A computed fold for a 76-nucleotide RNA from an Alphaproteobacteria bacterium, annotated as transfer RNA.
Its mean pLDDT, the model's own confidence on a scale to 100, is 81.

RNA sequence: GGUCACAUAGCUCAGUUGGUAGAGCACUACGUUCACAUCGUAGGGGUCACAGGUCCGAGUCCUGUUGUGACCACCA
Numbered sequence: 001g002g003u004c005a006c007a008u009a010g011c012u013c014a015g016u017u018g019g020u021a022g023a024g025c026a027c028u029a030c031g032u033u034c035a036c037a038u039c040g041u042a043g044g045g046g047u048c049a050c051a052g053g054u055c056c057g058a059g060u061c062c063u064g065u066u067g068u069g070a071c072c073a074c075c076a
Stems, first nucleotide, its partner, number of pairs: 001072007010025004019056001027043005049065005
């Protein structure tokens, strides 16, 4: 330098043919306990990496940028 994949909650990841964003763990409160843990109930938390385009409507399609990873090439 080239090709490909990935980027969604604090973490690990789902999200079907484009139609109002979810799970587990974690966190907070309450109950349980002498206390902690476990367990139960309830709750909070997201401009879906960034920018633009298409569309009535974009996490999803298109373009560019950034970051991460894999492979290929080059190597004074």
It matches the Rfam family "tRNA". Its family is annotated with triplet codon-amino acid adaptor activity in the Gene Ontology. Rfam's curators write: Transfer RNA (tRNA) molecules are approximately 80 nucleotides in length. The sequence is in RNAcentral, with records from ENA. NCBI's taxonomy places the organism under Bacteria, Pseudomonadati, Pseudomonadota, Alphaproteobacteria.